[in-house]
Predicted 3D model of a 391-nucleotide part of an RNA (small-subunit ribosomal RNA, central domain) from a wastewater metagenome. Its mean pLDDT, the model's own confidence on a scale to 100, is 81.
Context: one part of a larger RNA
RNA sequence: CUGGGCGUAAAGCGUCCUUAGGCGGUUCUGUCUCGUAAGAGAGCCCCUACCAUUUAUAAAAUGGUAGGAGUCUAGUCUGAUGUUAAAGCCUCUGGCUCAACCAGAGAAAUGCAUUAGAUACGGCAGGACUAGAGGGAGAAAGAGGCAAGAGGAACUCACGGUGUAGGGGUGAAAUCCGUUGAUAUCGUGAGGAACACCGAAAGCGAAGGCAUCUUGCUGGGUCUCUUCUGACGCUCUAAGACGAAAGCGUGGGGAGUAAAAAGGAUUAGAUACCCUUGUAAUCCACGCCCUAAACGAUGGAUGCUAGCUAUUGGUAGUAUCGACCCUAUCAGUGGCGAAGCUUACGCGUUAAGCAUCCCGCCUGGGAAGUACGGCCGCAAGGCUAAAACUC
Numbered sequence: 001c002u003g004g005g006c007g008u009a010a011a012g013c014g015u016c017c018u019u020a021g022g023c024g025g026u027u028c029u030g031u032c033u034c035g036u037a038a039g040a041g042a043g044c045c046c047c048u049a050c051c052a053u054u055u056a057u058a059a060a061a062u063g064g065u066a067g068g069a070g071u072c073u074a075g076u077c078u079g080a081u082g083u084u085a086a087a088g089c090c091u092c093u094g095g096c097u098c099a100a101c102c103a104g105a106g107a108a109a110u111g112c113a114u115u116a117g118a119u120a121c122g123g124c125a126g127g128a129c130u131a132g133a134g135g136g137a138g139a140a141a142g143a144g145g146c147a148a149g150a151g152g153a154a155c156u157c158a159c160g161g162u163g164u165a166g167g168g169g170u171g172a173a174a175u176c177c178g179u180u181g182a183u184a185u186c187g188u189g190a191g192g193a194a195c196a197c198c199g200a201a202a203g204c205g206a207a208g209g210c211a212u213c214u215u216g217c218u219g220g221g222u223c224u225c226u227u228c229u230g231a232c233g234c235u236c237u238a239a240g241a242c243g244a245a246a247g248c249g250u251g252g253g254g255a256g257u258a259a260a261a262a263g264g265a266u267u268a269g270a271u272a273c274c275c276u277u278g279u280a281a282u283c284c285a286c287g288c289c290c291u292a293a294a295c296g297a298u299g300g301a302u303g304c305u306a307g308c309u310a311u312u313g314g315u316a317g318u319a320u321c322g323a324c325c326c327u328a329u330c331a332g333u334g335g336c337g338a339a340g341c342u343u344a345c346g347c348g349u350u351a352a353g354c355a356u357c358c359c360g361c362c363u364g365g366g367a368a369g370u371a372c373g374g375c376c377g378c379a380a381g382g383c384u385a386a387a388a389c390u391c
């Protein structure tokens, strides 16, 4: 390489969009003659323009004229011929006493070239269709995103009132705060961050993620109608965009929490766990970083293959005064399970089942996601990515 694989053993890119490429729904047509060929002719078919006829205005159908395009390929399959050195492999026969070995004959295999055909499949060209895909009309849901404004609880601080000796903290303590009046309680003001209950196996988003309320702008999906277009599709190396937390730069902000740091404890020690403090950070704006157990440890798309149950958003039917309920169906989210799969665990119409297409990735452990080189970054570092050696 082939092969076999990728939930947990090595292995699905963090996610999306998309170029090249690969793959792709149903159906019709692609005929003949001359010619070495180029090409020419007939026929067929399509498009455009014009004319005529018919029906029923519109419009459609039919016929004619003129101009233009196509009528191709030989991927695939079959046959023949040539070639694919000899030896070897395979079969038969023979020679060394047998065998290995050797000799003779035959057969086979693969590729290529030429030629003759087949026309199902594929390509190409042209036409048609609607089951894929998309548009339209109508309806409803949602913490989807961005921006602005508003709110209450809690907390901390400041000031004022009441009030007096403790408070805080722990397994127990101490550091710590407090007679310059703390803790507690009441009032006023300021500040920053996060939004209890509702809340859910719930919802939305491609993923990261998203939750007080209101308004504005805005993305996506679902259902119903079957109205329109007519394969416009799927997947995607590269490229591009987004991407938690931490971290970085500049400028703000800083209540609470809290790496680092300090102190008190614990302990044999305690650079920890516990306690008291506490700076970056956490928050905002702009710009970087680009990594995660970025997890469903499960790439995307399409089709097929028992059900039961719960729930979210629609639609239809039944029922009703109306609603609930019930039944069917579409789209999602969970639980349990037939068949099947799996080493097992488990998965099981949301597949890890049965198939097809495309992409990514794996190939014993360590060295190592490291060195070197390249690209990116302000840096931290990231991406790409070995070998010697060793077991």
Base pairs, nucleotide, nucleotide: 003363004362005361006360007345008344012359014242015241016240021235022234023233025129026128027127028126029125030124031042032041033040034039043071044070046068047067048066049065050064051063052062053061054060055059072123075121076118077117078116079115080114081113082112083111090106091105092104093103094102095101132232133229134228135227136225137224138223139222144218145217146216147215148214149213150212151195155191156190157189158188159187160186161185162184166177167176203210204209247288248287249286250285251284252283256282257281261277262276263275264274299358300357301356302355303354304353307336308335309334310333311332312331313330314329315328316327317326340347341346364391365390366389373384374383375382376381
Overview:
The RNAcentral record of the full RNA draws on SILVA. Rfam family: Bacterial small subunit ribosomal RNA.